[in-house]
Molecule: transfer RNA
Organism: Candidatus Peribacteria bacterium
C1' cells in the first nucleotide's frame, strides 16, 4: 500500500431481510425483606445506535467518504 471484520446505555453485547416507543445481562439508584450485611423480589434512570453526507415517504440498518480498533497478504 491492499483486502477483510468491528464501533448501539458505565461494561459485555442483540437488533443490521429499512417501518410501532432501540432492547437484554451486569453495574448505578430507591423500595420491600433482615438485629445489620449479602443474596433474592419490585421499580426507575441511563443512549444525538462513531463522524460527515446521500438514496427513501421513511435509515442502528442500505450507499459513499472519514475516523478508532482488530486480523490477513505483500
Nucleotide at each position: 500500500g491492499c483486502c477483510g471484520c468491528c464501533a448501539u446505555a458505565g461494561c459485555u453485547c442483540a437488533g443490521c431481510u429499512g417501518g410501532c416507543u432501540a432492547g437484554a445481562g451486569c453495574a448505578a439508584c430507591g423500595g420491600a425483606u433482615u438485629u445489620g450485611u449479602a443474596a433474592c423480589c419490585c421499580g426507575u434512570a441511563g443512549g444525538u445506535c462513531c463522524u460527515c453526507g446521500g438514496u427513501u415517504c421513511g435509515a442502528a440498518u442500505c450507499c459513499g467518504a472519514g475516523u478508532g480498533g482488530c486480523g490477513g497478504c505483500u